A computed fold for a 1175-nucleotide part of an RNA from a marine eukaryotic metagenome, annotated as large-subunit ribosomal RNA, half B.
The RNAcentral record of the full RNA draws on MGnify.
Its mean pLDDT, the model's own confidence on a scale to 100, is 81.
It matches the Rfam family "Bacterial large subunit ribosomal RNA".
Context: one part of a larger RNA
RNA sequence: CUGGUUAAGGGAAUUCGGCACAUUAGCCCUGUAUCUUCGGUAUAAGGGGUGUCUAUGGUUGUUUUGGCAACAUUGCAUCUGUAGAUCGCAGUGACAAGGACUGCCCGACUGUUUACCAAAAACGUAGCCGAUUGCAAAUCUGAAAAGACUAGUAUAAUCGGUGAGACCUGCCCAGUGGUGGUGUUUCAAACUCUUUUUCAAGAGAGCUAAGACCCAUUAAACGGCGGGAGUAACUAUGACUCUCUUAAGGUAGCGUAAUGCCUUGUCGUCUGAAUGGCGACGUGCAUGAAUGGUUUAAUGAGGUAGUCGCUGUCCCUAACCAGAUCCUUCUGAACUCACUUGAUGGUGAAAAUGCCAUCGUCGCCUAGUGGGAAGCGGAGACCUUGUGGACCUUUACUGCAACUUGUUGUUGUGGCUUUAAGAAGAGUGCAUAGCAUAAGUAGGAGCGUCGAAACCUGGUUUUAGGACCAGGUGGAGCGACCAUGUAAUACUACUCACUUUUCUUGAAGUUGCUUACUUUCUUCGGGAAGGACAUCGGCAGGCGGGCAGUUUGGCUGGGGCGGCACCCUACAGAAAAGAUAGCUGUAGGGCCCAAAGAUAAGCUCAUCCAGGUUGGAAAUCUGGAGUUGAGUGUAGAGGCAAAAGCUUAUCUGACUGUGUUUCGCACAGCAAAGAACGCAGAGAUGAAAGUCUGGCUCAGCGACCCCACGUAGUUUUUUAAUAGGACUCGUGUGUGACAGAAAAGGUACCCCAAGGAUAAUUGGCUGGUCGCCCCCGAUAGCUCAUAUUGACGGGGCGGUUUGGUGCGUCGCUGUCGGCUCUUCCUAUCCUGGUUGUGCACAAGCAACCAAGGGUGCCGGAGUUCACGUAUUAAAAGGAAUCGUUAGCUGGGUUAAGAACGUCGUAAGGCAGUUUGUAUGAUAUCUACUAGGCGCGUUGUUGUCUGAGUGGAACGAGCAUUUAGUACGAGAGGAACAGUGCUCGGGUGCCUCUGGUGUAGCAGUUGUUACGAGCAGGCUGCGCAGCUACGCACCGUGCGGAUAAGUGCUGAAAGCAUCUAAGCACGAAGUCGCUCGCAAGACGAGACAACUAAGGCCGUCACAGAAGAUGACGUUGAUAGAGCUGGUGUGUAAGAUCCAAGGAAACAAGGAUUUAAGCGCGCAGCUACUAAUAGC
Repeated sequence: CUGGUUAAGGGAAUUCGGCACAUUAGCCCUGUAUCUUCGGUAUAAGGGGUGUCUAUGGUUGUUUUGGCAACAUUGCAUCUGUAGAUCGCAGUGACAAGGACUGCCCGACUGUUUACCAAAAACGUAGCCGAUUGCAAAUCUGAAAAGACUAGUAUAAUCGGUGAGACCUGCCCAGUGGUGGUGUUUCAAACUCUUUUUCAAGAGAGCUAAGACCCAUUAAACGGCGGGAGUAACUAUGACUCUCUUAAGGUAGCGUAAUGCCUUGUCGUCUGAAUGGCGACGUGCAUGAAUGGUUUAAUGAGGUAGUCGCUGUCCCUAACCAGAUCCUUCUGAACUCACUUGAUGGUGAAAAUGCCAUCGUCGCCUAGUGGGAAGCGGAGACCUUGUGGACCUUUACUGCAACUUGUUGUUGUGGCUUUAAGAAGAGUGCAUAGCAUAAGUAGGAGCGUCGAAACCUGGUUUUAGGACCAGGUGGAGCGACCAUGUAAUACUACUCACUUUUCUUGAAGUUGCUUACUUUCUUCGGGAAGGACAUCGGCAGGCGGGCAGUUUGGCUGGGGCGGCACCCUACAGAAAAGAUAGCUGUAGGGCCCAAAGAUAAGCUCAUCCAGGUUGGAAAUCUGGAGUUGAGUGUAGAGGCAAAAGCUUAUCUGACUGUGUUUCGCACAGCAAAGAACGCAGAGAUGAAAGUCUGGCUCAGCGACCCCACGUAGUUUUUUAAUAGGACUCGUGUGUGACAGAAAAGGUACCCCAAGGAUAAUUGGCUGGUCGCCCCCGAUAGCUCAUAUUGACGGGGCGGUUUGGUGCGUCGCUGUCGGCUCUUCCUAUCCUGGUUGUGCACAAGCAACCAAGGGUGCCGGAGUUCACGUAUUAAAAGGAAUCGUUAGCUGGGUUAAGAACGUCGUAAGGCAGUUUGUAUGAUAUCUACUAGGCGCGUUGUUGUCUGAGUGGAACGAGCAUUUAGUACGAGAGGAACAGUGCUCGGGUGCCUCUGGUGUAGCAGUUGUUACGAGCAGGCUGCGCAGCUACGCACCGUGCGGAUAAGUGCUGAAAGCAUCUAAGCACGAAGUCGCUCGCAAGACGAGACAACUAAGGCCGUCACAGAAGAUGACGUUGAUAGAGCUGGUGUGUAAGAUCCAAGGAAACAAGGAUUUAAGCGCGCAGCUACUAAUAGC
């Protein structure tokens, strides 16, 4: 060290937490509350008994003898009762063998789970609900064939939610889904049409399915469920009213909760004390009804609180045992590994064995401890970065499967209906006027007995007037002319529009058929059912995280959130040329204007004074002054007065082509955009010189590719000519992450690479903040700044707070708190010495010196802190890598599981809450604590000195005498000096007390081979030793030098002054006195004795891990053995007698012999044994 045993007194004070341990325990009898789903809870709780012997009763089985049997009788075994006797500390004597109860949370229950850190509140569950599905089913697997479900059929199968039972389950269909419906919208391919003169390939249009749109429905689908005012006769509150608003505004319940931030909410109760528990309250940050709400008996290795019992968890530790450790021998790895490896202070990449200084240090070994080696192990899991990865999600981007819809092929044949086109036939065509129902054009003077008008019947159509057709009767009219009108009718021909009939072709719908195809039965011949649908293939539309590939940017005083990125202007920064950064400071732009542009000409503004109707301070008018104070489209700067401002006239230079320079970008390169200056052309204006390539200037912006456009250009194919294509130029459409990818998230399940280029902890620097001090002295203190208080301000110190920084560390310095243990600081809480006081005393307040010692216990909370209870002389503050994890713990933080609230569509997230959850290791060096060896000190042994060094070896309180004294009006109430006791600390010891006591003795259970063994089996007692809870001591105190302070004398400074010279006091502090170590004190010391000594070896212990130390070795009591004494236990064995009883046999047990027997690490005695011999 690991595992055990036992502990007086206390009994959870320990601790995150009763963790661990202890208690309880079997059987029999008794007796059992509350709640309840009536089953339970329940072994509730609580109480009593239990051995052995003797006698006797009963029970069951069997058996002996007698008897036919009934029965009597004998024995054995089983179960059980009664009475008496008796022993022990103890009778389930060992082994075996529930601690109990009471609240609350969660889950109903038994069950399941992360093999290897999570057993749970998670999963499951019966019950409840919803959805899909009629069987060739839905669902699932597969590329398909095929298969599972299922040899099942809606009381079934599958999917989803909730989670026993009880009472319940509110409102919302706006959003997103699901389902249904409808058609004036939209919509692909196919098809049809149009079109570029044909073809091809395009383009356009039409038609159109699903889908979208639209309309409903659906929440036990995903989900959601407000705000502001006023108001009642005290106040408060608000039944009530008003208002905004929503799809609806949270109902019943529950509620500081596994959910509540504030929060340790408030009240009550439990406690001495409660961040805890329970019960209430309710504006609930952010409860809430099958993402179920509220309860609930039973249940739980779940979470949480309390009580009783119990205990070494603790006060406060001690003893003992086993195995390791240690030692000897036989042996003998790995990790690690540059090493010749000290302390303090400093330095330094800012925490050094190694550098500097000082100090220490002879060399080596062994056992220990774990402070350091920012120790070892592991290219940090946190963080950042990477145009790294992987999974997961989705209304990211882009696709794919699946599903669905249309079309087409497989794919045939009929009926009916509808429809399109064509052909043929028939019919119809109404403004007004006109006899009237005038389609249009042309011809036209005729047409009609090959039968007109009119009438009847039937039919069609209609603008309801009429028109037309068929049949019958009938037997002559109609037109031209006239009139009306845009147009004139008869008749014929053609055409348009519409209607209608028939036929052909096509399409659609519907309904048959059977032969493709499918299913099924089969006697394998075929039958039955479905049927051109379906299936399968092509094309096309829709839907489509089911699946896949990817993206999801940068700067950044870490990252994220926020902000920013391009352009312009000025100043400061900017350090006297120029240039110059930052998420430096103060301000702008992403336009505007057809005039606010060009030219020419003319004019002068703002403001002020004077005058003048309404008219005023200020309108318009007149006169004067008027150097820029006005204006300049727009920020600022620089400019500008016969203008760059204002007005007028005429215009479009706000042109085309081409070039140079410059800016962008100082001094290298770099695009777009911009500016300046030219040339050529064509213009504007002006009398002209000239001016004009937009605006007084400097912001107002944008590549490649593709596309569109152009009275542009070049070229190509082919032409008589083109059209088209290609290229160039110009213009337009834009990338604001603005020199320009086409792009959303999560990861705590995570991975890789890199980084101390960059965060979280310590350290370093700084010191805003923090803590402390000082200066000034307003105010308060009756008066009075400085007894005390100390505003507004000012100056510092410290490096315990929180920051800033990012220097060291990411091939790794273990991160909060507690425990343990040590040293240091003083800015002193107590104790000691002083001073001031608004100090009478007492008690205080403030300050000075002083760090020797002390500075505690408990409650709740993980807490540090803070709060509280009771004490105390006091319960001071800090530092040591926020001391201390190769020392402990692991409650918190901070992994993987899970839950609540909340956020998110989701994956998931939360300095929100809750429960659960692995703490490695054999010590090389150094350091420290001990013990040895070698050598040196020039022989050996012994006794000393003490340079030096360590300690606190003592610290504090109470009582008492002084003394009811001094003091004080009283109330109260000291001190010097002395005594006793107590607490804390230290050292030693074991006579007493207590503990242990695996020496020992006795009792006793089961087993037994009768010796024993069975964790000493258990129980009682206990010598020595070791120990504390026991005992003793740490004394009286004294001396030296001092601190703050108090003085004497005393000048400088004729006084005064504790000081300058001099002298004296003065503290638990300091140095001695005292105790320990100490000559390796290399300065190696002194003295005495001796000439040898020491070791090995052997017997040993008052010693001891090994070495060492000490005793002895025959001239001997060193150990063993023996004897005596003492001591522990408690009266041995054997014998004799007694004993409840019993007919006897027998009988647990008792008494005497017997203070016996047994044991002994003790003391004394005795050479019996071994210490011989020897090196």